[in-house]
RNA sequence: GGCUCCGUAGCUUAAUGGAUAGAGCAUCUGACUACGGAUCAGAAGGUUAGAGGUUCGAGUCCUCUCGGAGUCACCA
Numbered sequence: 001g002g003c004u005c006c007g008u009a010g011c012u013u014a015a016u017g018g019a020u021a022g023a024g025c026a027u028c029u030g031a032c033u034a035c036g037g038a039u040c041a042g043a044a045g046g047u048u049a050g051a052g053g054u055u056c057g058a059g060u061c062c063u064c065u066c067g068g069a070g071u072c073a074c075c076a
Stems, first nucleotide, its partner, number of pairs: 001072007010025004018056001027043005049065005
């Protein structure tokens, strides 16, 4: 450098182009407990990597850029 795959909450991830992007863990609050843990209930947490495009409608499709992984090639 070419090609392929991936990027969604702090972490791991779900979502057939169609209503307000959902869950687990973690965090916070409450219940419970002598206290803590465990358990239960609830809450908060999202620029779906960035920009542009297609569409009535994009996390999803297309283009470019950025980052990561793999593979091939090159390396006086």
Description:
The prediction has a mean pLDDT of 81. A computed fold for a 76-nucleotide RNA from an uncultured Saprospiraceae bacterium, annotated as transfer RNA. It was read from a public genome assembly.